[in-house]
Context: one part of a larger RNA
RNA sequence: UGACGGGGGCCCGCACAAGCGGUGGAGCAUGUUGGUUAAUUGGAUGAUACGCCAAGAACCUUACCAGGGCUUGAAAUGGGAGGGACAGCUGGUGAAAGCCAGUCUCCGUAGCAAUACGGCCCUUUCACAGGUGGUGCAUGGUUGUCGUCAGCUCGUGUCGUGAGAUGUUGGGUUAAGUCCCGCAACGAGCGCAACCCUCGUCGGAUGUUGCCAUCGGUAACGCCGGGAACUCUUCCGAGACUGCCCGAGUAAUCGGGAGGAGUAGGGGACGACGUCAAAUCGGCAUGCCCCUUAUGCCCUGGGCUGCAAACGUGCUACAAUGGCCGGUACAAAGGGUUGCUAAGCCGCGAGGUGGAGCCAAUCCCCCAAAGCCGGCCCCAGUUCGGAUUGGGUGUCUGCAACUCGACCCCAUGAAGUCGGAAUCGCUAGUAACCGUGGAUCAGCAAUGCCACGGUGAAUACGUUCCCGGGCCUUGUACA
Repeated sequence: UGACGGGGGCCCGCACAAGCGGUGGAGCAUGUUGGUUAAUUGGAUGAUACGCCAAGAACCUUACCAGGGCUUGAAAUGGGAGGGACAGCUGGUGAAAGCCAGUCUCCGUAGCAAUACGGCCCUUUCACAGGUGGUGCAUGGUUGUCGUCAGCUCGUGUCGUGAGAUGUUGGGUUAAGUCCCGCAACGAGCGCAACCCUCGUCGGAUGUUGCCAUCGGUAACGCCGGGAACUCUUCCGAGACUGCCCGAGUAAUCGGGAGGAGUAGGGGACGACGUCAAAUCGGCAUGCCCCUUAUGCCCUGGGCUGCAAACGUGCUACAAUGGCCGGUACAAAGGGUUGCUAAGCCGCGAGGUGGAGCCAAUCCCCCAAAGCCGGCCCCAGUUCGGAUUGGGUGUCUGCAACUCGACCCCAUGAAGUCGGAAUCGCUAGUAACCGUGGAUCAGCAAUGCCACGGUGAAUACGUUCCCGGGCCUUGUACA
């Protein structure tokens, strides 16, 4: 100087408390461990691994296993030799890959031609390629975490033999090393804040979306004439600054108030010096090591989906604030041309048929659901719950759904009556409940992830205690 303390002081954070909903019990989905296996590819492992890499494992993917094959190789560059267009087509063998055989066949320049040179291709040979093989403890890049915490440093000066200190401590204040006052310090840098995006108010501009607001037409509908007012779209600008008032205070600032979106208005992007030899050589790049008729490459099939058990994360429930049936209302944000697909018709349904429209504020996905109105159920393992299993010349995608897809119909109806010890999230348009869209994607194991709106709470006395953190101080046999 740091680190640590079941030392002290001050102060924060859904850290506790207060409150609401969960997890831990059940069934299923998913990830992991374990065990199993020819293989069940590899990585991630307290917090900071475990719906993680993977925003899509039937083949492919694929890195694993078995078997069949190739050896200058699937793709790259260059050299030597030989040959010829290449492609394509045919036959044999084969699970395919491959192997064997046959057939067909050039271009440019010079030249009558032979031929030479060049382009392209094949065979052979050489130099090389290739490796998701190893090392994240050789690395770049990127990322997690402490932590959006308020800190981390430097120059000069001063003090100290020196390590170092001072500044950065102190008194206040703040979300903040934010600002003020004081002070052997005076300044500065990286952080904080602001500049960026978005939501909220208003104005201007903008009218192939919106509007009977206003006028006219129509059986009706912004459907038409028409209109730029409103909603909205996009762009520009205004607005918030403790600016004004009262009180406290030297000030910074704090308490209250007028007007108001208010004292950082809500949310996002943004992560200082560093810590964990943290993570990643399997995104990519890359040093070194290793393989080279194989640790490379191609193919068929299998595996990654296998199951006594354990754990994590979720979904659905156990019901009456509910389930079922009928009627009826109101979103936002996205996506769409090898795409989204309307009306009509067929089917109980998945879907089929059909083809209008749309490169999309103009058409489609697209009926939002919870809600509201009416009816049934009457507390029961039930009209709760839906696992599991049987059947289907059931549907769809795809070369192909046996291992191993999703969905539909009929039947079957399991566990489960609110969950031990323990444990998680959340402070407001939040939690909880409800549905909608998107990426990936032929299809889909999505209950995941990312986004969108609808309905919409309760509670916070307080900081003693648990956890994490900041500043000062104290002890130390630790560095």
A computed fold for a 479-nucleotide part of an RNA from a metagenome, annotated as small-subunit ribosomal RNA, 3' major domain.
Its mean pLDDT, the model's own confidence on a scale to 100, is 82.
Rfam family: Bacterial small subunit ribosomal RNA. Gene Ontology terms of the family: ribosome and structural constituent of ribosome.